Notes:
Bacterial RNase P class A from a Dehalococcoidia bacterium, 347 nucleotides, folded computationally. It matches the Rfam family "Bacterial RNase P class A". Rfam classes the family as a ribozyme. From the family's description: Ribonuclease P (RNase P) is a ubiquitous endoribonuclease, found in archaea, bacteria and eukarya as well as chloroplasts and mitochondria. The prediction has a mean pLDDT of 76. It was read from a public genome assembly, where an Rfam model found it. NCBI's taxonomy places the organism under Bacteria, Bacillati, Chloroflexota, Dehalococcoidia.
RNA sequence: UAAGUGAACCGGGCAACCGCCCGCUGCGGCGGGAGGAAAGUCCGAGCUCCACCGGGCAGGGUGCUGGGUAACUCCCAGAAGUGGUAACCCUAUGGAAAGUGCCACAGAAACAUACCGCCCUGUGUUAUACGGGGUAAGGUUGAAAUGGUGAGGUAAGAGCUCACCAGCGGCCGGGUGACUGGUCGGCUGGGUAAACCCCACCCGGAGCAAGACCGAAUAGAGGGACAAAAGGACGCCCGGACUGUCCCCGGGUUGGUCGCUCGAUCCUGCCGGUAACGGCAGGGCUAGAUAGAUGGUUGCCGCCCCGGAUAGGGGUACAGAACUCGGCUUACAGGCUCGCUUAGCCC
Numbered sequence: 001u002a003a004g005u006g007a008a009c010c011g012g013g014c015a016a017c018c019g020c021c022c023g024c025u026g027c028g029g030c031g032g033g034a035g036g037a038a039a040g041u042c043c044g045a046g047c048u049c050c051a052c053c054g055g056g057c058a059g060g061g062u063g064c065u066g067g068g069u070a071a072c073u074c075c076c077a078g079a080a081g082u083g084g085u086a087a088c089c090c091u092a093u094g095g096a097a098a099g100u101g102c103c104a105c106a107g108a109a110a111c112a113u114a115c116c117g118c119c120c121u122g123u124g125u126u127a128u129a130c131g132g133g134g135u136a137a138g139g140u141u142g143a144a145a146u147g148g149u150g151a152g153g154u155a156a157g158a159g160c161u162c163a164c165c166a167g168c169g170g171c172c173g174g175g176u177g178a179c180u181g182g183u184c185g186g187c188u189g190g191g192u193a194a195a196c197c198c199c200a201c202c203c204g205g206a207g208c209a210a211g212a213c214c215g216a217a218u219a220g221a222g223g224g225a226c227a228a229a230a231g232g233a234c235g236c237c238c239g240g241a242c243u244g245u246c247c248c249c250g251g252g253u254u255g256g257u258c259g260c261u262c263g264a265u266c267c268u269g270c271c272g273g274u275a276a277c278g279g280c281a282g283g284g285c286u287a288g289a290u291a292g293a294u295g296g297u298u299g300c301c302g303c304c305c306c307g308g309a310u311a312g313g314g315g316u317a318c319a320g321a322a323c324u325c326g327g328c329u330u331a332c333a334g335g336c337u338c339g340c341u342u343a344g345c346c347c
Base pairs, nucleotide, nucleotide: 001343002342003341004340005339006338007337009335010334012301013300014299015298016297017296018295020033021032022031023030024029035318039329040328042327043326044325045324046323047207048206049205050204052240053239054238055237056236057235059203060202061201062200063199064078065077066076067075068074079093080091081090083088094198095197099196100195101192102191103190115139116138117135118134119133120132121131122130123129147165148164149163150162151161152160166188168185169184170183171182172181173180174179211258212257213256214255220249222248223247224246225245226244231243232242265284266283267282268281269280270279271278272277302316303315304314305313306312
């Protein structure tokens, strides 16, 4: 210098005039006012209400190991595997020896082989051929064909034997663990569980339009079931406990206040930890709308592009809270900073 890779931050500023919402007010005014994703509604919770407790079944979720967290399908650190020269990225990462299912087509054959071929042998023939035995090294097909490559050996072949490697198993060592290093051994028939399933662990339901209060209004001569057992209360079943209820149909209230922002909160410093994160001390309060508030106009500037130009022109991203928080996923013009990897050049 170029290319790549990982992470953080900004993503408009100033002035004038007019105009909004909230709080305070001495009524003059003062202070504050959309995000890194506010989006998606995919996970997890706080909070509110309902559910009586226990056991079982069903249903759902997660799935390598260890740690963090209020919790999580999240985050951090590792292991294994894939891609990449590397930095680094990704995860279709429990179990196929409990069972069931599937592997189309092609091919001789896909839980199971002998179509072609090779060797030995019998009969026969000008030659072609037929039968018996052995074989799975070579060829065909395929995603995958009774471990792979090479050598020896054999009638021809084969882990038949040997060397190296893969798989499986034993022993010794390292590690909390996933796993891994070494050594020995027989010679070894798949794949698929994001198919059903098995195993381990976890799980009440509904949701701020939750819910509470005030005010106001209306229509119950409505129908049905049960009488100490039924019914009611969770998806179902069983046991115990509580109880004058339960089911259906119909009508009224579309008003207001609270919930509504002090939080598993933010900033700074120190300590512990590889890190995620935790502890201690000090400091801070930063929207609460309700047909839904931060906008309009003008000028100057910043950044980017075209341009010889200091002229002139064009552009300036994704996008707006509605109870709150921790994550994940998706969108984003451009700018800026730091770390690491590779290649080239110079000192």